[in-house]
Context: one part of a larger RNA
RNA sequence: GCCGGCGAGUUAUCUUACGUUGCAAGGUUAAGGAGUUAAUAUCCGGAGCCACAGCGAAAGCGAGUUUGAAUAGAGCGACUAGUAACUUGAGAUAGACCCGAACCUUGGUGAUCUAACCAUGAUCAGGAUGAAGCGUAGGUAACACUACGUGGAGGUCCGAACCAACCGAUGUUGAAAAAUCGGUGGAUGAGUUGUGGUUAGGGGUGAAAUGCCAAUCGAACCAAGAGCUAGCUGGUUCUCCCCGAAAUGCGUUUAGGCACAGCGUCAGAAUUAUCUUACAGGAGGUAGAGCACUGGUUUUGUGCGGGUGACGAAAUGUUAUACCAAACAAUGUCAAACUCCGAAUGCCUGUAAUGUUUAUCUGGCAGUGAGACUAUGAGUGCUAAGAUCCAUGGUCAAAAGGGAAACAGCCCAAAACGCCAGUUAAGGUCCCAAAUAUAUACUAAGUGGUUAAGGAGGUAGAGUUACUGUGACAACCAGGAGGUUGGCUUAGAAGCAGCCAUCCCUUGAAAGAGUGCGUAAUAGCUCACUGGUCAAGCGACUCCGCGCCGAAAAUACACCGGGACUCAUGUAUAUAACCGAAACUGCGUCAUUAAGUUUACUUAAUGGGUAGGGGAGCGUUCUGUUGUAGGAUGAAGUCAGAUCGUAAGGACUGAUGGACGAAGCAGAAGUGAGAAUGUCGGC
Numbered sequence: 001g002c003c004g005g006c007g008a009g010u011u012a013u014c015u016u017a018c019g020u021u022g023c024a025a026g027g028u029u030a031a032g033g034a035g036u037u038a039a040u041a042u043c044c045g046g047a048g049c050c051a052c053a054g055c056g057a058a059a060g061c062g063a064g065u066u067u068g069a070a071u072a073g074a075g076c077g078a079c080u081a082g083u084a085a086c087u088u089g090a091g092a093u094a095g096a097c098c099c100g101a102a103c104c105u106u107g108g109u110g111a112u113c114u115a116a117c118c119a120u121g122a123u124c125a126g127g128a129u130g131a132a133g134c135g136u137a138g139g140u141a142a143c144a145c146u147a148c149g150u151g152g153a154g155g156u157c158c159g160a161a162c163c164a165a166c167c168g169a170u171g172u173u174g175a176a177a178a179a180u181c182g183g184u185g186g187a188u189g190a191g192u193u194g195u196g197g198u199u200a201g202g203g204g205u206g207a208a209a210u211g212c213c214a215a216u217c218g219a220a221c222c223a224a225g226a227g228c229u230a231g232c233u234g235g236u237u238c239u240c241c242c243c244g245a246a247a248u249g250c251g252u253u254u255a256g257g258c259a260c261a262g263c264g265u266c267a268g269a270a271u272u273a274u275c276u277u278a279c280a281g282g283a284g285g286u287a288g289a290g291c292a293c294u295g296g297u298u299u300u301g302u303g304c305g306g307g308u309g310a311c312g313a314a315a316u317g318u319u320a321u322a323c324c325a326a327a328c329a330a331u332g333u334c335a336a337a338c339u340c341c342g343a344a345u346g347c348c349u350g351u352a353a354u355g356u357u358u359a360u361c362u363g364g365c366a367g368u369g370a371g372a373c374u375a376u377g378a379g380u381g382c383u384a385a386g387a388u389c390c391a392u393g394g395u396c397a398a399a400a401g402g403g404a405a406a407c408a409g410c411c412c413a414a415a416a417c418g419c420c421a422g423u424u425a426a427g428g429u430c431c432c433a434a435a436u437a438u439a440u441a442c443u444a445a446g447u448g449g450u451u452a453a454g455g456a457g458g459u460a461g462a463g464u465u466a467c468u469g470u471g472a473c474a475a476c477c478a479g480g481a482g483g484u485u486g487g488c489u490u491a492g493a494a495g496c497a498g499c500c501a502u503c504c505c506u507u508g509a510a511a512g513a514g515u516g517c518g519u520a521a522u523a524g525c526u527c528a529c530u531g532g533u534c535a536a537g538c539g540a541c542u543c544c545g546c547g548c549c550g551a552a553a554a555u556a557c558a559c560c561g562g563g564a565c566u567c568a569u570g571u572a573u574a575u576a577a578c579c580g581a582a583a584c585u586g587c588g589u590c591a592u593u594a595a596g597u598u599u600a601c602u603u604a605a606u607g608g609g610u611a612g613g614g615g616a617g618c619g620u621u622c623u624g625u626u627g628u629a630g631g632a633u634g635a636a637g638u639c640a641g642a643u644c645g646u647a648a649g650g651a652c653u654g655a656u657g658g659a660c661g662a663a664g665c666a667g668a669a670g671u672g673a674g675a676a677u678g679u680c681g682g683c
Stems, first nucleotide, its partner, number of pairs: 001683006011094007019086005026050003032044003054061002064076004097235002100232001104225006115199009124189001126158003129154001133150006162186003166183005201217001203213003210219001238617006248261002251258002262368002264365006273358001275355001276353007288341001289339002294335004299330004305324002307321005371396007379388002401412003416589004421585003427579003430563003436576007448565001454549002458546002461543005467537001475533005481506003486500003512527001516525002590607008618672001620669006630660001637656005643650002
């Protein structure tokens, strides 16, 4: 892992509601007893309980009572239905649907492992170093001191046994629940070790690591309290039918839990009260707008007041001011916490109409109280987020089908069942892949098939305007001069560093006191401007369609789904077709509800569904009928088969099997497995 078996809402008492049955203003017995039976049956037993009257804290009063001064008002009552048992739903008390802690407490068992200590034993190859002391000699006044010997100290040195465990490799379902191999440290000491003993869990021991106390240690192990508790996680077993949520509010030592309300379902009651639309009448201060208030704010004018300068010895002086500036006037604006104004929607009330809708109240049973995205209106944030928090819709949640390549929340559309029938929606119609043509344009970028500011003689269309056969625009040929090097400045300044005047005058077809390059300054080249050659259009600007650049990402192509596509298979406009879903329609069938007719039909509507509520059934084991019907001419069980039923399931036939054993009608439950890191067995 698979297969098979086992595996989770039970039982008792009480309360409550529906249902069923008995009796009924009453209902019922409990303990106990009597006799009797196949028997829990039957009969006594009225103690007690519930109901029959309530109100008040109570005394108490009583269809009333309490409050109160009250005969007022108000509160709670009265004008009847209960009670006993049983089934089912739910609750309470119990382990209370099942499995699951870590812990806590009590009483015991452990120091054969290990920590420390006590008693008594054992043990450390070999080598090295050479302390004190002592001896001899030297030396001293005497010591001191020196040398040589002797001596054999040491948590001394090297290194086996022994003890330890610093590094690496192997091992890692190991040879081993800590080892092996190769190096390594200590090795006369605070050494190592044998045997016996002592210390015990709220404790011991600890050269101290929360270490160790029998492979267990931030508190050992065993048994008991104990089925501890678990607002937590997981699991919870047959079928069909009807309806069908919530992820919100308020409170909470509350936030992943609860209580009440909201939303679901079932039963009952009373009834049209609900929803939608139209009309009529209302309340309101949002969007917008505005500046009349509040506050901000642009420019201008007048200039209260202040600053500064001048005059003055000073003044509560004079005066000036291209400084600041109140207020007012004019002008232009801004606002969630501004409003002289002010919608659309929405909301409230009434009237009417349509609909097979609903709403309200009482009671039983719930679940939900983590929501998600999307569109719109706001807040927070960066007008960031698949962000967060509200509001109003939608979808998902609990919704399958078609489209978006794939894609809970987007678009279309709500699946009772069957059909090799039809029509459409969104979206599509070259091939993958069902279905297409026509007309007129555009695009050249594979744009289509990612983005902005910004940039550009890309290209199509519309318009305004200048010049132009008295010859434009472009190109080519020629001219582009003189006063003069204008004046100033300057070392120089001559059209061309800078300043001034800006325009001068002359000759002329035309030529600036000069457009740019250039020189130290000149020179030189060029332009404006003019003539000629040529011959028909040529400039400037605005709007608009489609394109271009801007454009860098991590596994080549790699955001067209791919192939591929260019008078498209791209884009725009128009027309007519077609395809396309579980939508709609057709035919057949089933179920629910209602109405009608009439007792089984007709018509209409309805039949997606998680949590959850309600209804109806199937099967298993046992009990009664009953060891009955049946059964060796073959029971149960097992295997196979083209059978029946809407399902759980039920028959039949054959084979196997070899002795039991139904159906129906009732009753009782150890009553249904695929999941619980379930449990036991097998492989």